[in-house]
Context: one part of a larger RNA
């Protein structure tokens, strides 16, 4: 140095557990905002520091309601101090205050800072207080140019708007990479992004619609039809509709309607705290009873959780039965305001030429709908479609507008569940995570859970730097459970013994 054995450091893997996620069901809710949001800064506590909460009335007032004995949030104890059966803490409605930045809204600016103007009050004549004062859009009213009437603009009132949100809709703009084994048409795709819009859903909707010589009878969605017809450098690929069978199902106006919305008043039910809630003793073991044995008992509760090992009967619940003084939802019935309203049955409109887009359909025989240009009718004795056109024949009335439900979707609030993870797992985040850090920025972006039943968290001693770390003694079931704390693998460091070099 080897190997073997015994015991140890190191290290934190396994196994147990879970406070965090993760899928979903069901049921609300589906919006807050100029009455100042979102989402911050800076403050508030007796004692410093974060989080929470809250705003100079700042872990809080005021009021009603619950509730019934402790309380003064948390990491966090301690110390100084209070409050509370004259009902506090706390949970629940409803209101007061709520600084500064932030749409940010008097100007002004490098967010959380500066500097006005008017008005009313107070004032020691330094000021201090409240209260207005952006933009742009309608409607009214005033006034008012070049330039007579006018209008442009200007001035005032009144109302509205602006910003923010997961997704889910609807519209404008619109890409590559990629697929075609290369590329261009084509594909991917009207898809990402990007604008601008609205609701709780949006959108689309009562036929100038299909369908065939029988017929059907607004939209929407699913299932099928059918990967079929068809399109396609007929490549690669796109890719229907007629039927059929479900889900819902509602029809109407411009001749003032169907129905929509708001308020108020009755009525019903329901949400926003909550009460009641049956039903075990004993032995043994043991640190500890829930566990063993013995005997009960309630069950419309034997769902789950906790408790010193497994507890229907010990707590928290749980089945079931109850509850609102405020507020809010949703239903019916009345009652009034609004609103549907824009127009007057659809002309520069249908139709065409020419350039495009959109239709499963790439210009093709290409019908049909939208757009740009240029043109352009008829006037129900009419018009439009039935896929090139034409003819008969069948359907339907366009150029004005409304309209639940079925359907998409969760940022969110409550229950429940779940052959979903269980700390490299599950969210990036079980712990003060979009945090530490990193980058000028846009942005990227972490490790980090577990003593014990209970802190009983080691008084005293003694070694040492008044250390660090230890040995005793004590707790305690265990201290090789001592906080670097549960199990404690493994690589990888030793000691100790034997044996070999």
């Nucleotide at each position: 140095c080897g190997c073997a054995u015994a015991c140890g450091g190191u290290g934190g893997a396994u196994g147990c557990c879970u406070a965090g996620g993760c899928g979903g069901c069901a049921g609300g809710a589906g919006g807050c905002g100029a009455u100042g949001a979102a989402g911050g800064a800076c403050g508030u506590g007796g004692u410093a520091g974060c989080c929470u909460g809250c705003g100079a009335u700042a872990a809080g007032c005021c009021u009603c309601g619950g509730g019934g004995a402790g309380c003064c949030g948390g990491c966090a104890a301690a110390c100084g101090g209070g409050c509370u059966u004259c009902g506090a803490u706390c949970c629940g409605g409803g209101g007061a205050u709520u600084u500064c930045c932030g749409a940010a809204u008097g100007g002004g600016g490098c967010a959380a800072c500066c500097c006005g103007g008017c008005c009313a009050c107070c004032g020691u004549c330094a000021g201090g207080u409240g209260g207005u004062c952006a933009u742009c859009g309608u409607a009214c009213g005033c006034u008012g140019a070049a330039u007579c009437c006018a209008u442009a603009g200007g001035c005032g009132u009144a109302c509205g708007a602006g910003g923010c949100g997961a997704a889910c809709c609807c519209g404008g703009u619109g890409a590559a990479c990629u697929g075609a084994a290369a590329u261009a048409u084509c594909u991917a795709a009207g898809u990402a992004a990007c604008c601008g819009g609205a609701g709780g859903a949006a959108a689309a909707g009562a036929a100038a619609u299909c369908a065939a010589c029988c017929g059907a009878g607004a939209u929407u969605c699913c299932c099928u039809u059918a990967g079929u017809a068809g399109u396609g450098a007929c490549g690669a690929g796109c890719g229907a509709a007629c039927g059929g069978g479900g889900a819902c199902c509602a029809g109407c106006c411009c001749u003032u309607a169907a129905g929509c919305g708001a308020u108020c008043a009755g009525u019903g039910u329901u949400c926003u705290a909550g009460u009641g809630g049956a039903g075990c003793g004993g032995u043994c073991u043991g640190g500890a009873a829930a566990g063993u044995c013995c005997g009960g008992c309630c069950a419309u509760a034997g769902a789950a959780g906790g408790u010193g090992a497994c507890a229907g009967c010990c707590c928290u619940g749980u089945a079931c039965a109850c509850g609102a003084a405020a507020g809010g939802g949703c239903g019916c019935u009345g009652a009034u305001c609004g609103u549907g309203a824009a127009a007057u049955c659809g002309a520069g409109u249908a139709g065409g030429g020419c350039g495009g887009g959109a239709c499963a359909c790439g210009u093709g025989u290409u019908a049909u709908c939208c757009c740009g240009u240029c043109u352009g009718a008829a006037g129900a004795u009419g018009g439009g479609g039935g896929g090139a056109c034409c003819a008969u024949c069948c359907u339907c009335c366009a150029a004005g507008g409304c309209u639940a439900a079925a359907u998409a979707c969760u940022c969110c609030c409550u229950g429940c569940c779940g052959a979903c993870c269980g700390a490299u797992a599950g969210u990036g985040a079980a712990c003060c995570a979009g945090u530490a850090c990193c980058g000028u920025g846009a942005g990227g972006g972490a490790a980090a859970g577990g003593c014990g039943a209970a802190a009983a968290g080691a008084a005293c001693c003694c070694c040492g730097g008044u250390g660090a770390g230890g040995g005793g003694a004590g707790u305690g079931a265990a201290a090789u459970a001592g906080a670097a704390c549960c199990u404690g693998a493994a690589a990888c460091c030793g000691u100790a013994u034997g044996c070999g070099u």
Molecule: large-subunit ribosomal RNA, domain I
Organism: Halorhodospira halophila